[in-house]
Context: one part of a larger RNA
RNA sequence: CCCGCGACAGGACGGAAAGACCCCGUGGAGCUUUACUGUAGCCUGAUAUUGAGUUUUGGUACAAUACGUACAGGAUAAGUGGGAGGCUUAGAUACUGGAGCGCCAGUUUCAGUGGAGCCAGAAGUGGGAUACCACUCUUAUUGUGCCGGAAUUCUAACCAACUACCGUAACCCGGUAGUGGGACAGUUUCAGGCAGGCAGUUUGACUGGGGCGGUCGACUCCUAAACAGUAACGGAGUCGCCCAAAGGUUCCCUCAGUACGGUUGGAAAUCGUACGUAGAGUGUAAAGGCAGAAGGGAGCUUAACUGCAAGAGAUACAGCUCGAGCAGAUACGAAAGUAGGGCUUAGUGAUCCGACGGUAGAGAAUGGGAUUGCCGUCGCUCAACGGAUAAAAGUUACCCCGGGGAUAACAGGCUUAUCUCCCCCAAGAGUUCACAUCGACGGGGAGGUUUGGCACCUCGAUGUCGGCUCGUCGCAUCCUGGAGCUGAAGCAGGUUCCAAGGGUUUGGCUGUUCGCCAAUUAAAGCGGUACGCGAGCUGGGUUCAGAACGUCGUGAGACAGUUCGGUCCCUAUCCGUCGUGGG
Numbered sequence: 001c002c003c004g005c006g007a008c009a010g011g012a013c014g015g016a017a018a019g020a021c022c023c024c025g026u027g028g029a030g031c032u033u034u035a036c037u038g039u040a041g042c043c044u045g046a047u048a049u050u051g052a053g054u055u056u057u058g059g060u061a062c063a064a065u066a067c068g069u070a071c072a073g074g075a076u077a078a079g080u081g082g083g084a085g086g087c088u089u090a091g092a093u094a095c096u097g098g099a100g101c102g103c104c105a106g107u108u109u110c111a112g113u114g115g116a117g118c119c120a121g122a123a124g125u126g127g128g129a130u131a132c133c134a135c136u137c138u139u140a141u142u143g144u145g146c147c148g149g150a151a152u153u154c155u156a157a158c159c160a161a162c163u164a165c166c167g168u169a170a171c172c173c174g175g176u177a178g179u180g181g182g183a184c185a186g187u188u189u190c191a192g193g194c195a196g197g198c199a200g201u202u203u204g205a206c207u208g209g210g211g212c213g214g215u216c217g218a219c220u221c222c223u224a225a226a227c228a229g230u231a232a233c234g235g236a237g238u239c240g241c242c243c244a245a246a247g248g249u250u251c252c253c254u255c256a257g258u259a260c261g262g263u264u265g266g267a268a269a270u271c272g273u274a275c276g277u278a279g280a281g282u283g284u285a286a287a288g289g290c291a292g293a294a295g296g297g298a299g300c301u302u303a304a305c306u307g308c309a310a311g312a313g314a315u316a317c318a319g320c321u322c323g324a325g326c327a328g329a330u331a332c333g334a335a336a337g338u339a340g341g342g343c344u345u346a347g348u349g350a351u352c353c354g355a356c357g358g359u360a361g362a363g364a365a366u367g368g369g370a371u372u373g374c375c376g377u378c379g380c381u382c383a384a385c386g387g388a389u390a391a392a393a394g395u396u397a398c399c400c401c402g403g404g405g406a407u408a409a410c411a412g413g414c415u416u417a418u419c420u421c422c423c424c425c426a427a428g429a430g431u432u433c434a435c436a437u438c439g440a441c442g443g444g445g446a447g448g449u450u451u452g453g454c455a456c457c458u459c460g461a462u463g464u465c466g467g468c469u470c471g472u473c474g475c476a477u478c479c480u481g482g483a484g485c486u487g488a489a490g491c492a493g494g495u496u497c498c499a500a501g502g503g504u505u506u507g508g509c510u511g512u513u514c515g516c517c518a519a520u521u522a523a524a525g526c527g528g529u530a531c532g533c534g535a536g537c538u539g540g541g542u543u544c545a546g547a548a549c550g551u552c553g554u555g556a557g558a559c560a561g562u563u564c565g566g567u568c569c570c571u572a573u574c575c576g577u578c579g580u581g582g583g
Base pairs, nucleotide, nucleotide: 001583002582003581004580005579006578007577008576010575011574012573014570015569022404023403024402025401027400028399029396030395031394032393035201036200037199038198039197041194042193043192044191045190046189048187049186051154052153053152054151055150056149057148058147059146060145061144062143063142064141065140066139068137078136079135080134081133082132085119086118087117094113095112096111097110098109099108100107101106158181159180160179162178163177164176165175166174167173204216205215206214213233217239218238219237220236221235222234240385241283242342243341247301248300249299250298251297252296253295255279257275258274259273260272261271281290282289284347286345287344288343305328306327307326308325311322312321313320317386330339331338332337353379354378355377356376357375358374359373361372362371411458412456413454414453415452417451419447420446421445422444423443424442428438429437465540466538467537468536470532471529472528473527474526475525478503479502480501481498482497483496484495485494486493505519506518507517508516509515546564547563548562549561550559551558552557
């Protein structure tokens, strides 16, 4: 070196299972609720099945009887018409007693006494007799009819899982009789309410992972790299209006501030002089403008018009912006002219649906109409602002599927803010003396053990803390070895340099690494190795399903809060390593 055999498990990001964690999907399912929309069921009312009587109480119609003082006026005049008479021994005026009404003046009626008269017509009043008759109104009573309400009684509908008998050898069922309920209950149809009992669904996106927070449309500036445009959870602000003048036109004017002067008057009110390119003002943010004004006034006014529009700018579309000029009618101006809102750029919302006004359109045989079209206007924090619906929240550790290393947690990688170590300067401490030792304020590095940042391999799987076993490496050395300086007398130390050969304990508590404690030791080093090592072991912790406490939540449930419990698979092909045999 070649070929075996027996072993071990460090590697083949070993095998197994299209990762269960995480994110995504306008995926699914279970569960919850004061999410949305329904619905079973329940409650209530009406209706049919559903009848009779009594009492009571409403509405309506008819009949009878009563009922009605404004002032003046014999006095409690409801209205209108007819009317010259009407009532009375079948008992008038009057009187006594009772009852009803009442505005306390009276009026109506019943019973009795009594025995012949009473009322109207004429005057007063807007209106004349309840003298008499008829038709009506208001209010009230009584009766009848109809339609109801309530209470109660009945029995014949209806009910009985009760009793007896029969069918019948039958705890079903049916019939008959009885008994108990009873027009209720039950059932039909319609309507209102309650309704996670049940059902179907919704529960946004961006995002240096997701969640929490923030944001989502429009305007101005910077970023923006001298045309335009240009991103970020980059840096700053503003808007969701306002104004009938703050619009149009004609004519006129010039600001802020400073200095000086001047009554009350002061730093600052109003007045005067000088200087004064704008340092003011512009409805509202910022930018760009603006004094020949776009700034400040005064007069007259409504162009903050109707029908258009050549042509441009910007632009994926939708939408947006500018616009000479033409026609009509108008304002101001002597006129030329200017005027289709405001110095400009924000002040906003498509479509559907509906409403209002107008209108030469359509109008289901025809004429109309219903309805609809067209023109104008209105109704959306549709603000998640190109707006899925008129209408919508949560939870899942009981979970599932499709995907992603497009995206997190472990490890690796890059970086090194943070961390550890070293160095420079040297103010100062060190009695004196910066540098024996320590070293502020600052500056420069190394390392890649911390916490991070990034999201580059891996989500068709790279098993995660600690312990055990077994190592191996670095040196920034804990001990042992050799040196320099010392604020090194000696002993013992401090600090620095060289040095990695060997060594570097046993226990108590805790799952712990760490740490604290006890007793030793020459010493009880710091780190790397996928925070070495689970196809080597363990499984105490973390991190499934069960359960409980505290807290949060209406709840389902949740908690880098706690607690008890909880399946760790692999027969070694290759590389590697050890032992051994043959050539």

This is a predicted structure of a 583-nucleotide part of an RNA (large-subunit ribosomal RNA, domain V) from Fuchsiella alkaliacetigena. The coordinates come from a structure-prediction model, not an experiment, and the mean pLDDT is 84. Its Rfam family is "Bacterial large subunit ribosomal RNA".